RNA sequence: GCAACUUUAGCUCGGUUGGUAGAGCAGCUGACUCUUAAUCAGCUGGUCGGGGGUUCGAGUCCCCCAAGUUGCA
Numbered sequence: 001g002c003a004a005c006u007u008u009a010g011c012u013c014g015g016u017u018g019g020u021a022g023a024g025c026a027g028c029u030g031a032c033u034c035u036u037a038a039u040c041a042g043c044u045g046g047u048c049g050g051g052g053g054u055u056c057g058a059g060u061c062c063c064c065c066a067a068g069u070u071g072c073a
Base pairs, nucleotide, nucleotide: 001072002071003070004069005068006067007066010025011024012023013022019056027043028042029041030040031039049065050064051063052062053061
């Protein structure tokens, strides 16, 4: 330099044919327990990497940029 892939909650990841975003862990509160741990119930947490376009509607489709991983040179 070229190509492919990844980017969504604090972390690891889902998200169907474009239809209005979820799980596990972590955190907080409560129950239980002599206490801790474990268990159970509930709650909080998101500009979907940034910008633009298409569309009635974009996490999803298109373009540019950024960061990262891999391969080739």
This is a predicted structure of a 73-nucleotide RNA (transfer RNA) from an Ignavibacteria bacterium. Its Rfam family is "tRNA". Rfam links the family to the GO term triplet codon-amino acid adaptor activity. Rfam describes the family as follows. Transfer RNA (tRNA) molecules are approximately 80 nucleotides in length. RNAcentral holds the sequence, with entries from ENA. The coordinates come from a structure-prediction model, not an experiment, and the mean pLDDT is 80.